[in-house]
Context: one part of a larger RNA
RNA sequence: UUGGGCGUAAAGCAUACGUAGGUGGAAAAUUAAAUUUUAAUUUAAAGUUUAAAGUUUAUUUUUAAAUUAUUUUAAAAAACUUAUUUUCUAGAGUUUAAUUGAAGAUUAUAGAACUUUAAAUGUAACGGUAAAAUGUUUUGAUAUUUAAAAGAAUCUCAAAAGCGUAAGCAGUAAUCUAAAUUAAUACUGACAUUGAGGUAUUAAAGUGUGGGUAGCAAAAGGGAUUAGAUACCCCUGUAGUCCACACCCUAAACAAUGAGUGUUUAUUUUUGAUACAAAAAUCAGAAAUGAAGUUAACGCAUUUAACACUCCGCCUGGGAACUACGAUUGCAAAAUUAAAACUC
Numbered sequence: 001u002u003g004g005g006c007g008u009a010a011a012g013c014a015u016a017c018g019u020a021g022g023u024g025g026a027a028a029a030u031u032a033a034a035u036u037u038u039a040a041u042u043u044a045a046a047g048u049u050u051a052a053a054g055u056u057u058a059u060u061u062u063u064a065a066a067u068u069a070u071u072u073u074a075a076a077a078a079a080c081u082u083a084u085u086u087u088c089u090a091g092a093g094u095u096u097a098a099u100u101g102a103a104g105a106u107u108a109u110a111g112a113a114c115u116u117u118a119a120a121u122g123u124a125a126c127g128g129u130a131a132a133a134u135g136u137u138u139u140g141a142u143a144u145u146u147a148a149a150a151g152a153a154u155c156u157c158a159a160a161a162g163c164g165u166a167a168g169c170a171g172u173a174a175u176c177u178a179a180a181u182u183a184a185u186a187c188u189g190a191c192a193u194u195g196a197g198g199u200a201u202u203a204a205a206g207u208g209u210g211g212g213u214a215g216c217a218a219a220a221g222g223g224a225u226u227a228g229a230u231a232c233c234c235c236u237g238u239a240g241u242c243c244a245c246a247c248c249c250u251a252a253a254c255a256a257u258g259a260g261u262g263u264u265u266a267u268u269u270u271u272g273a274u275a276c277a278a279a280a281a282u283c284a285g286a287a288a289u290g291a292a293g294u295u296a297a298c299g300c301a302u303u304u305a306a307c308a309c310u311c312c313g314c315c316u317g318g319g320a321a322c323u324a325c326g327a328u329u330g331c332a333a334a335a336u337u338a339a340a341a342c343u344c
Base pairs, nucleotide, nucleotide: 004315005314006313007298008297012312014201015200016199017198021194022193023192025088026087027086028085029084030083033081035077036076037075038074039073040072043069048066049065050064051063052062053061091191092188093187094186095184096183097182098181099180100179103177104176105175106174107173108172109171110154115149116148117147118146119145120144121143125136126135162169163168206247207246208245209244210243211242215241216240220236221235222234223233258311259310260309261308262307263306266289267288268287269286270285271284272283273282274281293300294299317344318343319342326337327336328335329334
C1' cells in the first nucleotide's frame, strides 16, 4: 500500500533478442462487444441511516422508508475504445549509391624489448635498498659483441577521438561476417513499441581436460624492518596469467541515471556524411558552458534529472541479512530466489 517515489537519501534487472500480455499513426463505411442513457427486474433475514409507535429517560422491541451500489432483460445513442472491410503514407522496414570505424571470427606475418642457451672479449665484482642482507660470481659472473630458441605484449601515431547491445575492442595484411550514418527517392503499407516467463551473450578471478610457460606473480621459502610483523621493502618462486574445448554467471557489470515516442532558448569544440570556390547551413554522433524549467540541495539542462505519453523492473525505518530453511542451477567454488525470532 498512495493522487508517493527510484543520479547522490530505500529503489533501474549486467546487456540484448523476443513469447504471452499491455499500449499503439491517418481517412471512410459497417457492427454495437465494451460504454452512456431510459424502463423494468434482482440483491433472505439481521445489521447501517432516517421517521413513527410503545415505554419513566436510555438500552431493548415493533412498523415503515431510504441513499449509493449490484444482477438480469429490453430499447436507444454512435463521439471515443473494440471488431470487420476498404484506402493512405508522416511511424517502421526494404532498395540503390557513397562513406566510416581499436565492431567480430579465422589465418598469415613484422620489428623492438625481456629471458634463456652457445661462443668470443674481458676481470672482480654484480645485484638490491632509506640503509642493508638473503641472492649471483675466479667452476670466470655483471658488462660488451655474435648466433640461436621460446613465449607474451604491440612504442610513436593517440585525441575530452572512434566502434560495439553490454561485457569490451589498438602492430601489419588477407579472407569471411555484422553494423551505423548520409543522400536519393523506387517499393511494402502500421508490418510499431514495451516485454512477465524464456533464450543468447556476459570483465576479472575460479573449475575440468589437453597443450604452453618468456616476463609478471596469489601461495610458499628466505633476507630486512619491528616490541611483534603471519604486512609494507628486498631475493627467489608454484598455481595463474597465454591457447583449444567445456563450465562458472558474478562486479562500484556506474552515467550509481530502464526502453521507446513527441515537444522545448543559446554559444563553443569535435567525429562521419551531404553540399561547396570559401563561408554559412542540414542530418547523425561525442564533449564543454549555460536560458527557461526542474531539484532538498549538489546539480541536470535538445545525449534532460525540463514538459507529456506507453510498457516493464524495483522501493517502503536501521540491524539481524547479498543470512537461515526450502527449491532450482553447478564437477566444485558457489550462484539465483529469500524469511523470521530478537533488537534499536
The part of an RNA shown here (small-subunit ribosomal RNA, central domain) has 344 nucleotides and comes from Opuntiella californica. Its mean pLDDT, the model's own confidence on a scale to 100, is 85. Rfam family: Bacterial small subunit ribosomal RNA. Its family is annotated with structural constituent of ribosome and ribosome in the Gene Ontology.